[in-house]
Molecule: transfer RNA
Organism: Armatimonadota bacterium
RNA sequence: GGCCUCGUAGCUCAGCGGAUUAGAGUAUCGGCCUCCGAAGCCGAGGGUCGCGCGUUCGAAUCGCGCCGGGGUCA
Numbered sequence: 001g002g003c004c005u006c007g008u009a010g011c012u013c014a015g016c017g018g019a020u021u022a023g024a025g026u027a028u029c030g031g032c033c034u035c036c037g038a039a040g041c042c043g044a045g046g047g048u049c050g051c052g053c054g055u056u057c058g059a060a061u062c063g064c065g066c067c068g069g070g071g072u073c074a
């Protein structure tokens, strides 16, 4: 340098057949329970969907460029 792949919540990931409210688990915080905790149950907060541009009435999702991680060829 070419090609492939990944980038979404603090962490691990789903969603990637364009319109469903952007979600799950875990962590954090609060409540219930308890003599107090743990466990369990309920709830809350937390996201420029890596960045930019484009296509579209509408983009996490499609196209192009760039950045970063991994793999492979030379």
Stems, first nucleotide, its partner, number of pairs: 001073007010026004028044005050066005